[in-house]
RNA sequence: UAAUUUAUAAAAGCGCCAGGACUUAAACCGGAGCGGAAUUUAUUGGUUUAAGUUGACGAGGACAGGGUUUAUCGAAUUAUCGGCGGGUGCCCUGCGGUGUUACUCUCCACCGAUAAAAGCUUUACAAAACCUAUGAGCGAUUGUAGGAACAAAUAAAGCUGGGAGAGUAGU
Numbered sequence: 001u002a003a004u005u006u007a008u009a010a011a012a013g014c015g016c017c018a019g020g021a022c023u024u025a026a027a028c029c030g031g032a033g034c035g036g037a038a039u040u041u042a043u044u045g046g047u048u049u050a051a052g053u054u055g056a057c058g059a060g061g062a063c064a065g066g067g068u069u070u071a072u073c074g075a076a077u078u079a080u081c082g083g084c085g086g087g088u089g090c091c092c093u094g095c096g097g098u099g100u101u102a103c104u105c106u107c108c109a110c111c112g113a114u115a116a117a118a119g120c121u122u123u124a125c126a127a128a129a130c131c132u133a134u135g136a137g138c139g140a141u142u143g144u145a146g147g148a149a150c151a152a153a154u155a156a157a158g159c160u161g162g163g164a165g166a167g168u169a170g171u
Base pairs, nucleotide, nucleotide: 014085015084016083017082019081020054021053022052023051024050025049026048027047028046029045030044057074058073059072063094064093065092066091067090068089095112096111097110098109099108102168103167104166105165106164107163118160119159120158121157122156123155124154130147131146132145133144134143135142136141
């Protein structure tokens, strides 16, 4: 370097499912109504069992190590309830960058290789939901393609907006 075999990984609104909600089937139970002489029939509700379905829509977010857990923003017909796990959040330390007057050291502040927080102005941006077509399933439900919308945090640009002490060098 190539081939073969085995194992592992693939995700971060992400993965999972003893509750809940929902579906189907069977058994049982209750009530009402209709028909019938009667056995009974159909619908509906409940319980149990079995098998299933559902359980976050995008935007944004990663220096390294450790710790921690209800980790930003809006959209929606609001179970997107509840729980478990994880996690780019947060905290500490280290590293790095920026900030005074060229350099060095210490401290401080803010950040993360797009390395300044904050304020103002301008600009830019979603998917689901919805509609249409079509596929899977008895069903709950779900896949795919197309159509037309609508955010906020934020990002970008412009303006405003930046430390202290000591030393060295130069003037």

GlmS glucosamine-6-phosphate activated ribozyme aptamer from Caminicella sporogenes DSM 14501, 171 nucleotides, folded computationally. Its Rfam family is "glmS glucosamine-6-phosphate activated ribozyme aptamer". By type it is a riboswitch. The sequence is in RNAcentral, with records from Rfam and Ribocentre. The coordinates come from a structure-prediction model, not an experiment, and the mean pLDDT is 76. NCBI's taxonomy places the organism under Bacteria, Bacillota, Peptostreptococcales, Caminicella, Caminicella sporogenes.